[in-house]
RNA sequence: CGGGUUGGCCGGAUGAUCGCGGCGUGCUCGUCACGCCGAGGAAAGUCCGUACUCCAAGGAGCGCGAAACCGGGGAAACCCCGGGACGGGGCAACCUGUCGGAAAGGGCCACAGAAACAUACCGCCCGCGAGGGUAAGGGUGAAAUGGUGGUGCAAGAGACCACCGGGACAUGCAGCAAUGCGUUCGCCGGGCAACCCCUUUCGGGAGCAAGGUCAAAUAGAGGCUUGCCAGUCACAGGCAGCUCACCUGGCCGGCUCGCGCCGGCGGCCUCAGGUAGACCGCGUAGACAGAUGGUCAUCCAGGCGGGUUUAUCCUGCCGGACAGAAUGCGGCUUACAGGUCAACCCGGACU
Repeated sequence: CGGGUUGGCCGGAUGAUCGCGGCGUGCUCGUCACGCCGAGGAAAGUCCGUACUCCAAGGAGCGCGAAACCGGGGAAACCCCGGGACGGGGCAACCUGUCGGAAAGGGCCACAGAAACAUACCGCCCGCGAGGGUAAGGGUGAAAUGGUGGUGCAAGAGACCACCGGGACAUGCAGCAAUGCGUUCGCCGGGCAACCCCUUUCGGGAGCAAGGUCAAAUAGAGGCUUGCCAGUCACAGGCAGCUCACCUGGCCGGCUCGCGCCGGCGGCCUCAGGUAGACCGCGUAGACAGAUGGUCAUCCAGGCGGGUUUAUCCUGCCGGACAGAAUGCGGCUUACAGGUCAACCCGGACU
C1' cells in the first nucleotide's frame, strides 16, 4: 500500500420563509398572536419474552406440548458472554452445524448378500469318502467378530505379540465443570430415540380493537333456572383436554285434599332490533384517518471535471442510503448509498 475478517460509531447541520400537530401564555376569544417541543437504529418482520389488563375459581393428578453439553449474566427469552466434544467451509483471520440416555425395555436396519442379535456362498486345511475344522483371502452391502505387521497353526483366528483405534460404572493429574492428558486391562460387532420409550425441567387462556368511567338508545321472540330418600346426595352448568377439588342452580305469589300445576321478579343462553359520542388507559412526539412537511441559501461527508504536475486554494456539475412512531420495555431476524474508528489475517514493496 492492496485485499479480506470481526466489532463499533455516524448516516446530515444551520438560518430564513410558508404550512401541520401538541402544550403554555396573552388577548379584541378568532381555525388570532407569541414562545417551546415534535420519528428510528432498525420505528420494519410479529419470531420470542415480559410489564400491565381482564377472564367469579387455575389447587392437585393424569394427559398433551415444549426444552436438554458445561460455567456465568439476566425478570425471562428459540436471549447474551465465555468454554468443551464431534463435524463442514476457508491459505488464514474467521464463519457455520449438532449436543441428556442405546448398560431399563420394546422395535427397525429395505434391496443386495450365505448371513444383519449372528452366520458360512466361494475359498483354505484334514479326510478314500461321508464328513470335520476355519473366518485370514474373495464377493454383497451404509454397515459383516477393529486396523497394519508378525508369531503360531493341518489351515486359520486377539489365540498370542508390537504399534494404532475404540471402550471401561477402573485409576492418577489438570480444570468450578463439560472435558483433556496419562496408567492399567485383549474388554472389542454396530447404527437409529426429527421410532415408541426412560430421566430431569417448564407450561391456564386472551390481549391496548386489553380494560375503566360517563353519555346515548332500546323491541321484542324463544329456551333454561333440576330431582329426591334432604345429604357437603344425584344431576346439569362453569372448566381450560380428562378426573378430583372448587363455584352456581335464587326470591315472591296463587291454585290443589294431595301429587303437583300456573304466574311474576331476578339471572343465564340463542335469534332479532336499536344506540355508539366524550374522557381515561397514553408516555419529555402522543396522533386517531392518523401531524413532524415544502422552498431557498450556506455548510458538511462523497464522486466526476477544469484552473495547475503536486500540496493548498478557486470553480462547475452530480448527489446524500434503508426507511415512518400508535401501550411500554428486553431480545432475535431482515434492509441499508456513503463515510469513519479499532483489532486481526493474507499478499506486495521499502528500510